[in-house]
RNA sequence: GGGGUCUUAGCUCAGCUGGCUAGAGCGUCUGCCUUGCAAGCAGAAGGUCACGAGUUCGACUCUUGUAGGCUCCA
Numbered sequence: 001g002g003g004g005u006c007u008u009a010g011c012u013c014a015g016c017u018g019g020c021u022a023g024a025g026c027g028u029c030u031g032c033c034u035u036g037c038a039a040g041c042a043g044a045a046g047g048u049c050a051c052g053a054g055u056u057c058g059a060c061u062c063u064u065g066u067a068g069g070c071u072c073c074a
Stems, first nucleotide, its partner, number of pairs: 001073007010026004019057001028044005050066005
């Protein structure tokens, strides 16, 4: 320098044949329970879907640029 792939909640990830208000587990917080802790039960908070532009009635999803991670070739 060139190719491929990935970037979604604090962490690990799902969701991509474009369409409801974006989800799960773990974690965090609150309440119940307990003498207290843990476990258990109930509930809650938490997201500019890496960033920008384009296509479309509509984009996490398609196209493109940038940045970063992993990997292959030279």
Background
The RNA shown here (transfer RNA) has 74 nucleotides and comes from a Bacteroidota bacterium. The RNAcentral record of the sequence draws on ENA. It matches the Rfam family "tRNA". Rfam links the family to the GO term triplet codon-amino acid adaptor activity.